[in-house]
Context: one part of a larger RNA
This record gives sequence, C1' cells and structure tokens, in this order.
RNA sequence: AUGAACGUUGGCGGCGUGGAUUAGGCAUGCAAGUCGUGCGGUAGUGUCCCGCAAGGGGCACUACAGCGGCGAAAGGGGGAGUAACGCGUGGGUAACCUGCCCCCAGGGCCGGGAUAACCCUGGGAAACUGGGGCUAAUACCGGAUAAAGUCCUGGGGCGGAAGCCUUUAGGACCAAAGGUGAGAGUUCCGCCUGGGGAGGGGCCCGCGUCCUAUCAGCUAGUUGGUGGGGUAAUGGCCUACCAAGGCUGUGACGGGUACGAGGCGUGAGAGCGUGUCCUCGCCCACUGGGACUGAGACACUGCCCAGACACCUACGGGUGGCUGCAGUCGAGAAUCUUCGGCAAUGGGCGCAAGCCUGACCGAGCGACGCCGCGUGCGGGAUGAAGGCCUUCGGGUUGUAAACCGCUGUCAGGGGGUCGGAAAUGUCGGGGCUCAGCUCCGGCUUGACCUACCCCAGAGGAAGGACGGGCUAAGUCCGUGCCAGCAGCCGCGGUAAGACGGACCGUCCGAACGUUAUUC
Repeated sequence: AUGAACGUUGGCGGCGUGGAUUAGGCAUGCAAGUCGUGCGGUAGUGUCCCGCAAGGGGCACUACAGCGGCGAAAGGGGGAGUAACGCGUGGGUAACCUGCCCCCAGGGCCGGGAUAACCCUGGGAAACUGGGGCUAAUACCGGAUAAAGUCCUGGGGCGGAAGCCUUUAGGACCAAAGGUGAGAGUUCCGCCUGGGGAGGGGCCCGCGUCCUAUCAGCUAGUUGGUGGGGUAAUGGCCUACCAAGGCUGUGACGGGUACGAGGCGUGAGAGCGUGUCCUCGCCCACUGGGACUGAGACACUGCCCAGACACCUACGGGUGGCUGCAGUCGAGAAUCUUCGGCAAUGGGCGCAAGCCUGACCGAGCGACGCCGCGUGCGGGAUGAAGGCCUUCGGGUUGUAAACCGCUGUCAGGGGGUCGGAAAUGUCGGGGCUCAGCUCCGGCUUGACCUACCCCAGAGGAAGGACGGGCUAAGUCCGUGCCAGCAGCCGCGGUAAGACGGACCGUCCGAACGUUAUUC
C1' cells in the first nucleotide's frame, strides 16, 4: 500500500468504491425505438352538413397494425482469446472509404408494373404458413437530360518506374421525390449530381513491448515473379503457371503465461511490482462456421447452418441465449436493491409538441477505503465506597466518581424554502435579412438532495490489541515441560514480568488486530 478476507467491537456524515473464483447455468421484469409534415387503411371520440328516420358525407383528434424512412454498427457489459503492427509512439497512403453535419455550384422531365395492409379461402396443437382478389407511396422499375464526375484516345508537366496532375479536342457511361401550406422551379422540411470541409475509419512502415535452449533448426501459398480474380483500397488476400526461395544464436520454430496504454503502489532516485475504479485502443457476445442488409457489421438483446444445453409439444414439430440493469442457483475466504426519475447532462427519431433511453442522474445495502465530527465542558479531596497490591504504616485506581454549575455539535421531534433551471416548453410583445433568427416580460417543468429556524435534554454513542528482548507498557494469584504461547530469539519440569485470570499500564481509536500479496 490493497477491489481484500477473517476475528472482536461499532454513534453520525461527506466523497469514493463493491463478483478478483465458474467467459458456470439462469426464473421474472425492464435495457431501442421513433416519424400521420412519406403512403394506403381500420376502429373510436367530438363536431358540422343532408335526411322524418335508417343512413350518407366533411373536418379535427386519439389509437392500432402494415408498407416506407432514419436509428438499431452508438450507448451499456466483459477480458475468454491474443506475444500480434494487438497496443504505445512517430510516420506513410501518388493504394483508400465516409450516412447524418457545415460551405459552394448545378439539377429535379416523361412514364410503368407490382405488393403488404384489407377481403375470400386453406394447412397446423403451437410457432407459423399457403392460395385467390383489390390498392398507395419519399417502396420498385423503364426512358429522357447531364459535366465540373467516371472510363478510353491525343497534347503538356512531374516521377527511377508503376503512375499522378493538368489542358483542351473527340468518344462512351451514370441522377432525382415528394411533403406542409391559401400560396414554395431560389425561398420551409426534404430529393439528385459534383467539389470542398469537419469528424470517423481501412491499410502499410520504423522503433519499443514477459518467461523458457531441459524447445535448435523452421517453412509448400512456403519466398519471389507473370497473367487473372477479389476489395473502397495495396498485397501470396485468392487462383493458374514459372522460378527455388524465405526465416534463424541480434534466439527462428515450439512450449508457458498474459489484453495493451495513460496510469497506480513503493522508493531519495535508478528501479521493482501492478493494470481494480476512470479515460483511450483492441478483442469477445452459448460453442464453431457463414454470409445478407447497409455509409458503416460478418452485427451482444438481426439472419442461416452445425453442436452442446434448457424449455414447450397433440410426437408431426417448435422456442431460447443476462460477459446490459436488478435478481437467482452453483462454486468460493469473499463482493450489493428484482429501488426512483427522465428534473439535469447526453443519445435516437420527429418541422414541432413530444416519445423512447437500467446511458445517465439519484436513492438503498456493506467501517470496503479515505476524510471530517461526536460520545461532553468547568469546578470538585476527610483523596468516599469497591477493586488490586502491601514491609500492614500505607500505596494505587484517582479529579476519576458522587456532587455543583454550564453548553447543545451529531442523532431525535417540528417548521421551512434559497439553490441544483444556465436551460427547455408555452403565451404576449419588440428588432432584423420575417412561416426564420434574436431580445424582453409573464406562466410552466425537481426523481433526489438541502442551506436556514425552533424544541427538549448529559440525556442515545468505546472499543481492540499488546505489556521477556527486538518494542512503548508489570505486579499478584493459578498452573507445574502439563495446560498452553510463539513473527525471530525462545518461554513452561513449584515463587513464570513470556501459559491462564485479575488489577494496573502502553499503543491506536469507530476502530483494533490477524492472514494474504507488492515495494
């Protein structure tokens, strides 16, 4: 010093921190949705119109699933694997990509066919699924237009080369969607193309990165080349052919162990040890494999296959994946609530109102850690009683108590609202470049915490280890190499300062010791 555990003890608060072992298995709830200002519908409510009524029609709102868009690749968890360009650091990419966001420029024309929902009907225990019919779109498809874009040819420049830049000339290729509104060809929200930016990522390289030689040789896509494939992109990444190379005592190959770093602990430093919480990077998501969609995944709460395990079953067949937040069993010396809230911060969607958010903010439990506070303060001697010791005179516990006076922290009871709300939302008004931005005023929004005030009364709050030397602190009794102590030296066999008890003392104190581990 510790993510500690164990023993004894335990008043309060603040800030932290808490499954280190079985990456063992998991009941239950929640953890990713949102948009009606993309589309067609269904149901309900309100209201208006027509109607005697039945009923029909319009508008608004609410709800619902479906098609469609964006998100779901973030956030959250874990450290199994990995000794590797994984990480750290410094570079390269003339070998690359980038949805949403910002800036600049240009464009948005004409058509088409489907399909869910819905209706009808069938199969199945269920999960689910087949057939027929109708319909919409910012869903899908065809055509047009098009260069600053891409490809090819020619010229110029750069380069060792592959190739890159540029110019103009020629050829070829590629686009789009609407919505709101009384009204939008530039105007609000969107759509398409090109260029730039920001942020994010892919790939490559130099250097650094544990133990083992009782592992000394390793290697066939192996090393290089050519053609081809593949990718956003280089590459033996993949493939065919050709060559026979490549690595190694500066430790290859093998084995063991291990996520790495910022940091953290210790130390005068050098160093040694370590990687929990927080941050960054990497990897993983029941085990193994695979691709699909997409700007981005080979995708924790998506899909497919196989396997183990578990559950349902009408035995035909299905369903599941907490290393998310809580919680449970197991194993273990050992690690928490099946809590509250979206008020704040942040994220997704939405024009917005808003919805979602176990991220987060809070509360709860644990002396697990650090820090703070309290358990009272002053007076009080014939130095009471009791305890212990005694040379029997006394000494000590000890101003300690009693008793007198006082205070009111914390805990308890009552009251209370400042602040966390800078801001959001909404209403009204003003300014400007006016459906927008901005300013002013009113009102609204707090899960949780709480300043502050009052009341009463010493009341509710001290223990643990140690006392032979190291090492601060000793006497009596009991025991008699017994019972026991012990970190080392060592104590105990009849006066034991070392065992057990008592009294007294020493150290620390809401803690004190022990064990384990590091320096």